[in-house]
Context: one part of a larger RNA
RNA sequence: UGACGGGGGCCCGCACAAGCGGUGGAGCAUGUGGUUUAAUUCGACGCAACGCGAAGAACCUUACCAGGACUUGACAUCCUUCUGACGAGGGUAGAGAUACCCUUUUUCUACGGAACAGAAGAGACAGGUGGUGCAUGGUUGUCGUCAGCUCGUGUCGUGAGAUGUUGGGUUAAGUCCCGCAACGAGCGCAACCCCUAUUGUUAGUUACCAGCACGAGAGGUGGGGACACUAACGAGACUGCCGGUGACAAACCGGAGGAAGGUGGGGAUGACGUCAAAUCAUCAUGCCCCUUAUGUUCUGGGCUACACACGUGCUACAAUGGCCUGUACAAAGGGAAGCGAAGCUGCGAAGCGGAGCGAAACCCAAAAAGCAGGUCUCAGUUCGGAUUGCAGGCUGCAACCCGCCUGCAUGAAGUCGGAAUCGCUAGUAAUCGCAGGUCAGCAUACUGCGGUGAAUACGUUCCCGGGCCUUGUACA
Numbered sequence: 001u002g003a004c005g006g007g008g009g010c011c012c013g014c015a016c017a018a019g020c021g022g023u024g025g026a027g028c029a030u031g032u033g034g035u036u037u038a039a040u041u042c043g044a045c046g047c048a049a050c051g052c053g054a055a056g057a058a059c060c061u062u063a064c065c066a067g068g069a070c071u072u073g074a075c076a077u078c079c080u081u082c083u084g085a086c087g088a089g090g091g092u093a094g095a096g097a098u099a100c101c102c103u104u105u106u107u108c109u110a111c112g113g114a115a116c117a118g119a120a121g122a123g124a125c126a127g128g129u130g131g132u133g134c135a136u137g138g139u140u141g142u143c144g145u146c147a148g149c150u151c152g153u154g155u156c157g158u159g160a161g162a163u164g165u166u167g168g169g170u171u172a173a174g175u176c177c178c179g180c181a182a183c184g185a186g187c188g189c190a191a192c193c194c195c196u197a198u199u200g201u202u203a204g205u206u207a208c209c210a211g212c213a214c215g216a217g218a219g220g221u222g223g224g225g226a227c228a229c230u231a232a233c234g235a236g237a238c239u240g241c242c243g244g245u246g247a248c249a250a251a252c253c254g255g256a257g258g259a260a261g262g263u264g265g266g267g268a269u270g271a272c273g274u275c276a277a278a279u280c281a282u283c284a285u286g287c288c289c290c291u292u293a294u295g296u297u298c299u300g301g302g303c304u305a306c307a308c309a310c311g312u313g314c315u316a317c318a319a320u321g322g323c324c325u326g327u328a329c330a331a332a333g334g335g336a337a338g339c340g341a342a343g344c345u346g347c348g349a350a351g352c353g354g355a356g357c358g359a360a361a362c363c364c365a366a367a368a369a370g371c372a373g374g375u376c377u378c379a380g381u382u383c384g385g386a387u388u389g390c391a392g393g394c395u396g397c398a399a400c401c402c403g404c405c406u407g408c409a410u411g412a413a414g415u416c417g418g419a420a421u422c423g424c425u426a427g428u429a430a431u432c433g434c435a436g437g438u439c440a441g442c443a444u445a446c447u448g449c450g451g452u453g454a455a456u457a458c459g460u461u462c463c464c465g466g467g468c469c470u471u472g473u474a475c476a
Stems, first nucleotide, its partner, number of pairs: 001476002003473003007470007015460002019424005026315008034306002042053002064301007073125001077124002079121006087104007106115003127290002130288003136284002138279003141275001143273001148187006154163003167178003193267004198235007208224002212222003238261001241255005317417001321376007333364003338357002343352003383414001388409007430452007
């Protein structure tokens, strides 16, 4: 100087408390451990691994296993020789890779050849998701959006170092004020950026419709530029004003005005560093290793196994509910190898159909909870839907291993969950649906979007984490 303390002081955070809803019990989904297996590819392991890499394993992916094949190689550059192709269509053998056969089939030339492609050959070399993240770059997590981390000059100290950065106040903040052997500065904080909340101007189609006219009806038409909306530029909030407290300060408390008030709400933004944290399997890369194989290719299988254990979720156990009928209101997205309307067929999944739309125009598209009416009456039930049987639909060469969906039948566990434990402070929790990416197909996951919309916070003694000062130390 740090680190540590079941030392002290001050302060903060859904850290506790106060509340609301869960997890832990059930069934299923998914990840992991373990076990099994020819293989169940690899990585991730307290917080910070475990719906994680994977924004989607039937083949492919795929790295694993079994078997069949290749050896200058699936891919790149160079050399020699030969051919004129390569490709496309068809056939035979085969599980396929592959092998063979048939048809068709280059360009420029100064005619020497050249370009390009294929075949054969020789080696230089290719190739490796093989090892080492404790050799590395890059990227990322975490403490933590915590308020800290440093430097120059000066001063003090033999020196390590200190001071500044401590102190008195204050703040979300090393934020600001005052004081002070310090005076300044940098990286962080804040602001500048984006969205959102109010409003003005400009603009008015594909969007809108107040007034006028037409129209059976529909902004459908004429028309309008008001309103909504769209999207560009502005305004607006600054403790600016008033009162009080304070040290005449910074600031704090209350108030006015205001759409908004003291950082208005949300996002992006992550200092010096810590964890030899993660990643050699995104990529790059040193060294080591393989080179008729640890490379390449094909078919099939596996990654989907199952006595069990754990994590994360979904659905429930019902009446604030289930079912039936009718009816209302979003936002944000996506669409051409695409979205696919009306209409018709089917109980349905879906099929036929093909309008319109590269989309403020057309389509996906119905929002759901809600509201109105009816029914069920406390039961393992008209709750719950697992499991299984049968019959179908769709995608795709192909749904046996191993996809999703529909109909009929079947109707399991489950009556609110032990010890323990998690999230959340407001348009939040809870609850309800919608969309997107991935994607041929497959979503209870993920990322977004809106609808309905609470309760509670006395307080900081305690648990956890963190910041500053101080103290002890046999630790570095």